[in-house]
């Protein structure tokens, strides 16, 4: 000088996961704020297969297939790889234009549609972007 590591402050990004405030001592509560589910009417959906039983054109039983939230995170071919589609980032914010990522994962446990009252629940985790243009609007400064 370079490179790598820790640690500290700032900033910035996915995410809803962020702020104050009280008592406490490392934990508890609690408000604001931003998200999740649950749950009338109305409307919407259609009520599967096989087997056996009854008061037999319908009922019950058992068995097979379930169904369903969060989340973009689905689908199609195909033979491990590409499309469609959804979604992120590029540093004021929105579109556009271009570049480039990503398409996991995890819960409920035979059960849920929308839903207003109502009821009940999370604020986690994981990281580091940097071009230059077009348009509109705002901020700043002078």
């Nucleotide at each position: 000088a370079a490179u790598c590591g820790c640690u500290u402050a700032a900033c910035g990004c996915u995410u809803a996961a962020u702020u104050c405030c009280c008592g406490a001592u490392u934990c508890g509560g609690g408000a604001a704020g931003c998200g999740g589910g649950g749950g009338a009417a109305c409307c919407a959906u259609u009520c599967g297969a096989g087997c056996g039983c009854g008061g037999c054109u319908c009922g019950c039983g058992c068995u097979c297939c379930g169904g369903g939230g969060u989340g973009a995170a689905u689908c199609c071919a195909u033979u491990a790889u590409g499309g469609a589609a959804g979604g992120g980032c590029g540093a004021c914010u929105c579109u556009c234009a271009c570049g480039u990522c990503c398409u996991a994962a995890u819960c409920c446990g035979u059960c849920a549609g929308c839903u207003a009252a109502c009821c009940u629940c999370g604020c986690a985790a994981g990281c580091g972007u940097a071009a230059c243009g077009a348009g509109a609007g705002g901020c700043a400064a002078c």